[in-house]
């Protein structure tokens, strides 16, 4: 250069034959305990990679670019 796969919370992922965005882990807080850790409860954190397109409605579908990985040459 060509092709393909991938981008979602701080991290490691789900997710939806297009309709309020989720879990673990981690941070805070609070319960528990002589006290710490384990467990219990509960909060905060997200322009769904950019930027167009279709469409009442897009994290889904299309296009184009950016990153990263695999593969050809």
């Nucleotide at each position: 250069g060509a092709c393909c796969a991938u981008g979602u919370a701080g991290c490691u992922c789900a997710g939806u034959u297009g309709g309020c965005a989720g879990a673990g882990c981690a941070u805070u807080g609070g319960a528990c305990u002589a006290g710490u850790a384990u467990c219990c409860c509960a909060a905060a954190g997200g322009u769904u990679g950019u930027g167009g397109g279709u469409u009442u409605g897009a994290u889904u579908c299309u296009c184009a670019c950016c990153a990263u990985g695999g593969c050809c040459a």
Predicted 3D model of a 73-nucleotide RNA (transfer RNA) from Paramuricea clavata. The source organism's lineage runs through Eukaryota, Opisthokonta, Cnidaria, Plexauridae and Paramuricea. Rfam family: tRNA. By type it is a transfer RNA. The coordinates come from a structure-prediction model, not an experiment, and the mean pLDDT is 81.